[in-house]
Context: one part of a larger RNA
């Protein structure tokens, strides 16, 4: 791991509301229990529901209640009732499996703690306490030496007990080991035997540690199908419809409850509900936009109050002010919580058009209550997040197809089936791969396309003003570029060229009191500016198309799906053609309306989870009925071109060797692939 088989909404109940069914019907019906061969039938009226409400009650009564009230309201005035089947509820193990744990009663200290009772055991070696002997000592002791002695949780080290390291071992030789080393070893020592202490307990040199491979409360049986708002699983088939992930409230938040949204039935409604469009009216304070309030907030103008400083100083005061700077105006501004304005959708109402059950209500039955991302409008964050959290619209959840290289949420479109037909959406049409190597103008040279910003740039391609120009300009070449003057001040010097002030005036065709470079300072080269030559455009600026640089990343090219492409790249314009389960054609089915006696025929539909409702296959048993099939071969089990819209059904051959089926009812241990199922086998 695979086969088989087994394996999950089921039974009670005089319960509860509802749908259908049948009987009776202003009435319905029995219960226990008798009786019977019975669970049939018959008796058996106790009880039960119904036939009248209204009130708190007293009452009244098709009404009553409150009131003063004859108004006006509230609650009433039109068949039930017993059985059966259904779908559901309630009590109950209540679809199934599944804890961890509680609580009783027992059974355990042959492991293992602790302690009793009696036994055992501990090679060998060291070390040498007390105490005695002897000799010295003394007055006597004390003390000294020497021998004797054999204590000690004394030392070394086997057995025995222990287990501090590393390695192997880790589906082990071993559910705690092995091999090397290591600790204790005359002791709080180790051990045999036999015996005590038991779970709400004992035992613990103390570790939640141990009480039979089990211990923060043993084990075994019982309450026991303990609960489990939690995981898993829950078996045939097809047709109709089809949600939610939202609000309120929850010891509430991954769970209920009621609404809301599905869904099946009644009802009502063609005298037109609801939906769409257009068209009048209407509330309203966003988007905007403004400052006329609240408030923020820049600049000026006048400028009060205070400050500082001058004059006076007894006292009233008087002048100044590059200081604050109220308020008053002027310009220019900002705002969810500002508002003199003030919108577009969106609501609500009315009309008029189309449409036509899609809307209401009542009652059975659910499910949903984690929602994802995507535009658009906010809040929250960092105008971060595939972030949060509202609003609003799509799509996925519950939607395949086609497109975007793959790619729930995008872009296109909403799959009854069947077809070797057609047209087209998005999106494409060189080659991989279906269709243009189309047409027409352009533009781009970056392989841009084919990843990205401030900032840069004589990239290159439109459009506009605009200086200068045949009275000859721009760039080039050639030649001047001078005088007063070395301006004046400063400097050690300062002469056009450190600073600093000034920046005139002549001679010119020009030529700054000097653009740069150069000197210590001069010189010295240059430039503006001039004229010659040359002979047509030459400058800077503004809007804009397409590009360049800015541009560095970690397994492999890797920011076009490839390959390639200068177009097979952008722009703009047009024509073909390809493209989907879209649409169209033809054939079929099946749903609902409408028409019809039908038969059938139009229209309109037929993607689904979660659920609602429909209508059927097939398994076992019962009972009828086929005077049903069977050794001339039943069931089963195999091989197969039939049949059916499925679940299935059915004919034939082989196998097999004794039971089985059709129909029409009826009852359910009534369908398995999944529950880390449960048993066998392999």
């Nucleotide at each position: 791991a695979c086969c088989g088989g087994c394996g999950a909404g089921u039974u009670a109940c005089a319960c509860c509301g509802g749908u259908c069914g049948u009987g009776c019907g202003a009435g319905g019906u029995u219960a226990a229990g008798u009786u019977g061969a019975a669970g049939a039938g018959a008796c058996g009226g106790a009880g039960c529901c119904g036939a009248a409400g209204c009130g708190a009650a007293a009452g009244c009564g098709a009404g009553u209640c409150u009131u003063a009230a004859u108004a006006g309201g509230g609650c009433g005035c039109a068949a039930g009732u017993a059985c059966g089947a259904c779908a559901g509820g309630g009590u109950a193990g209540a679809c199934c499996c599944g804890a961890a744990g509680c609580c009783g009663a027992g059974u355990g200290a042959u492991c293992u703690a602790g302690c009793c009772a009696u036994g055992a055991c501990c090679a060998g070696g060291u070390u040498g306490a007390a105490g005695g002997a002897u000799g010295g000592g003394u007055g006597a002791a004390a003390c000294c030496a020497u021998u004797u002695g054999g204590a000690g949780g004394a030392c070394c080290g086997a057995a025995c007990c222990g287990a501090c390291c590393c390695c192997c071992g880790u589906u082990g030789a071993a559910a705690u080991g092995u091999u090397g080393g290591c600790g204790g070893a005359u002791g709080a020592g180790u051990u045999g035997u036999g015996g005590c202490u038991a779970g709400c307990g004992g035992a613990g040199a103390a570790a939640u540690u141990c009480c039979a491979a089990u211990c923060g409360a043993a084990c075994u049986c019982g309450g026991c199908a303990a609960u489990a708002g939690c995981u898993g699983g829950u078996u045939c088939u097809c047709c109709c419809c089809g949600a939610a992930a939202u609000a309120g409230u929850u010891c509430u938040a991954g769970g209920a409850c009621u609404a809301g949204c599905g869904u099946c039935g009644u009802u009502g409604a063609a005298a037109g509900a609801g939906a769409u469009a257009c068209g009048a009216g209407g509330a309203g304070g966003u988007a905007g936009a403004g400052c006329a309030c609240u408030g923020a907030a820049u600049g000026g103008a006048u400028g009060a109050u205070g400050g500082u400083c001058c004059c006076a100083u007894c006292u009233c005061g008087g002048g100044a002010u590059a200081c604050u700077g109220a308020a008053u105006u002027c310009a220019a501004u900002c705002a969810a919580a500002c508002u003199c304005c003030g919108a577009a959708u969106g609501c609500c109402c009315c009309g008029u058009a189309u449409u036509g059950a899609u809307a209401a209500a009542c009652g059975g039955c659910a499910g949903u209550c984690a929602g994802a991302c995507a535009g658009c409008g906010a809040g929250u964050g960092a105008u971060a997040a595939g972030g949060u959290c509202c609003g609003u619209u799509g799509u996925c959840a519950a939607a395949a197809g086609g497109g975007a290289a793959a790619c729930a949420g995008c872009c296109c479109a909403g799959a009854u089936c069947g077809c070797c037909a057609g047209c087209u959406a998005a999106g494409g049409u060189c080659c991989c791969a279906a269709a243009a190597u189309u047409u027409a103008u352009g533009c781009u040279a970056a392989g841009u396309g084919g990843a990205a910003a401030a900032g840069g740039a004589u990239g290159u391609g439109g459009a506009g003003a605009u200086g200068c120009c045949u009275a000859a300009a721009c760039a080039g070449c050639u030649a001047g570029g001078a005088g007063g003057u070395u301006g004046g001040c400063u400097c050690a010097g300062a002469a056009g060229c450190a600073g600093c002030c000034a920046c005139c005036c002549u001679u010119u065709a020009a030529a700054g009191a000097g653009u740069g470079c150069g000197u210590a300072a001069c010189a010295g080269c240059u430039c503006a500016c001039u004229a010659g030559u040359c002979g047509a455009g030459u400058g800077g600026c503004u809007c804009u198309g397409c590009g360049c640089c800015g541009a560095a990343a970690a397994u492999u090219u890797a920011c076009c799906g490839g390959g390639g492409c200068u177009a097979a790249g952008c722009a703009u314009a047009a024509u073909a053609c390809c493209g989907a389960a879209g649409c169209u054609g033809c054939g079929a089915a099946u749903u609902a309306a409408u028409a019809g006696a039908g038969a059938u025929a139009u229209u309109a539909g037929u993607g689904g989870u979660a659920g609602g409702g429909g209508a059927g296959c097939g398994u076992u048993c019962u009972a009828a009925u086929c005077a049903g099939c069977g050794g001339c071969g039943a069931a089963g089990c195999u091989a197969u071109a039939g049949c059916g819209u499925a679940a299935g059904c059915g004919g034939u051959g082989g196998u097999g060797g004794a039971g089985c089926g059709a129909u029409u009812a009826g009852a359910a241990g009534u369908g398995a692939g999944a529950a880390u199922g449960c048993c066998g086998g392999u």
Predicted 3D model of a 682-nucleotide part of an RNA (large-subunit ribosomal RNA, domain II) from Candidatus Cryptobacteroides sp. It matches the Rfam family "Bacterial large subunit ribosomal RNA". Gene Ontology terms of the family: structural constituent of ribosome and ribosome. The coordinates come from a structure-prediction model, not an experiment, and the mean pLDDT is 86. The source organism's lineage runs through Bacteria, Pseudomonadati, Bacteroidota, Bacteroidia and Candidatus Cryptobacteroides.